This is a predicted structure of a 75-nucleotide RNA (transfer RNA) from a Spirochaetia bacterium.
[in-house]
């Protein structure tokens, strides 16, 4: 340099045009003499960045950034 995949909650990941979700973690409550477990609830998101298309974009298109893997070149 080229190719591919990935980037969404603190972590691991779904969702792929029409109100952003789950599990775990956090916090609160119930239960207990107390703790853990269990149950119930609460909070937590510029969906990597910018632009385009659209009535409407996390989702489609383009460019860029980052990560991972592969290929190639090199004094």
């Nucleotide at each position: 340099g080229c190719c591919a995949a990935a980037g969404u909650a603190g972590c691991u990941c779904a969702g792929g045009g029409g109100u952003a979700g789950a599990g775990c973690a956090a916090c609160g409550c119930u239960c207990u003499c107390g703790u853990a477990a269990a149950g119930c609830g609460u909070a937590g998101g510029c969906c990597g960045u910018g632009a385009g298309u659209u009535c409407a974009a996390a989702u489609c298109u383009c460019a860029c950034c980052u990560u991972u893997g592969g290929c190639u070149c090199c004094a």
The sequence was found in a public genome assembly. Its Rfam family is "tRNA". Its family is annotated with triplet codon-amino acid adaptor activity in the Gene Ontology. By type it is a transfer RNA. The source organism's lineage runs through Bacteria, Pseudomonadati, Spirochaetota and Spirochaetia.